[in-house]
RNA sequence: ACCAUCAUAGCUCAGUGGCAGAGCACUGGACUUGUAAACCAGGGGUCGUGAGUUCUAUCCUCACUGGUAGCU
Numbered sequence: 001a002c003c004a005u006c007a008u009a010g011c012u013c014a015g016u017g018g019c020a021g022a023g024c025a026c027u028g029g030a031c032u033u034g035u036a037a038a039c040c041a042g043g044g045g046u047c048g049u050g051a052g053u054u055c056u057a058u059c060c061u062c063a064c065u066g067g068u069a070g071c072u
Stems, first nucleotide, its partner, number of pairs: 002070001004068004010024004018055001026042004048064005
């Protein structure tokens, strides 16, 4: 250099055009003699960047950036 694939919450990931979610983690409550676990509630997101298509884009198209794997 070429091809493929990935980028969404602190971490691991789901979401294939119509209100952005789960688990763990974090905070608070309740419980307990106390701690942990289990229980209840809550906070936390310019969905990698830019452009295009569309009434509407995390989702489709293009480019770029970065990661992973393959070939030479």
Source information: Transfer RNA from Nephila pilipes, 72 nucleotides, folded computationally. The RNAcentral record of the sequence draws on ENA and Rfam. The prediction has a mean pLDDT of 83. It matches the Rfam family "tRNA". It is annotated as a transfer RNA.